c-di-AMP riboswitch aptamer (ydaO/yuaA leader) from a Chloroflexota bacterium, 135 nucleotides, folded computationally. It was read from a public genome assembly, where an Rfam model found it. NCBI's taxonomy places the organism under Bacteria, Bacillati, Chloroflexota. It matches the Rfam family "c-di-AMP riboswitch aptamer (ydaO/yuaA leader)". Rfam describes the family as follows. This family represents a conserved RNA structure found upstream of the ydaO and yuaA genes in Bacillus subtilis and related genes in other bacteria.
RNA sequence: GAAUAGCAAGGGCCGAACUCCUCUUGUAGGGGACGGGGGAAAUCGGAUUAUCAUGGGGUGAAUGCUCCUCAGAGCUAGGCCACUCCUUCAGGCCGAACCCGACAGCUAACCUCGUAGGCGACAGAAGGAGCACGU
Numbered sequence: 001g002a003a004u005a006g007c008a009a010g011g012g013c014c015g016a017a018c019u020c021c022u023c024u025u026g027u028a029g030g031g032g033a034c035g036g037g038g039g040a041a042a043u044c045g046g047a048u049u050a051u052c053a054u055g056g057g058g059u060g061a062a063u064g065c066u067c068c069u070c071a072g073a074g075c076u077a078g079g080c081c082a083c084u085c086c087u088u089c090a091g092g093c094c095g096a097a098c099c100c101g102a103c104a105g106c107u108a109a110c111c112u113c114g115u116a117g118g119c120g121a122c123a124g125a126a127g128g129a130g131c132a133c134g135u
Stems, first nucleotide, its partner, number of pairs: 011131001012119003018032005023026001033115006043105001055103001056100004064075004078094004083130007
């Protein structure tokens, strides 16, 4: 100096998708936390049409417009970008997918469901405030 292996440290991101206890350790049970759905009154509103005709609804930021024979393209409502919050400037990315099954406005009590998946290698800067970790 190089290669290999091991250990330790490293303020991660999108998303609700985290944590604790128990036992018979499992596709298990229970608690906390976060998130979703159904569900009165008051109130809002009529709704559907499966005859023509293509009903309606939910999760999510993911809607809408134009071009286009189709694939697709451009823009866009909206959303996201590294400890947290506020202000300012700059830059970049996403703008999908799936589900219910004729059926649901809102909605207290109440009932019920989910706690996955996918990524990153210094992740722009200034000011103010507040934490964490290390020495």